Transfer RNA from Candidatus Magasanikbacteria bacterium CG1_02_32_51, 77 nucleotides, folded computationally. It matches the Rfam family "tRNA". Its family is annotated with triplet codon-amino acid adaptor activity in the Gene Ontology.
RNA sequence: GGGCCAGUAGCUCAGUUGGUUAGAGCACAACGCUUAUAACGUUGGGGUCGAUGGUUCAAGUCCAUCCUGGCCUACAA
Repeated sequence: GGGCCAGUAGCUCAGUUGGUUAGAGCACAACGCUUAUAACGUUGGGGUCGAUGGUUCAAGUCCAUCCUGGCCUACAA
């Protein structure tokens, strides 16, 4: 230099052919339970889906460029 994959909550991830509220588990907070802690149960907070632009009535999902991480590979030394 070339190619491929990934980026969604603090962490690990799901999200079907673009469509009707952006979700799960863990973590966190409050309450219940307990002498107390843990465990367990209930409830709650937390995102504008890596960035920008585009297509569309409608974009996490499609397109372009860029950023970050990973993998493969060519050349030179």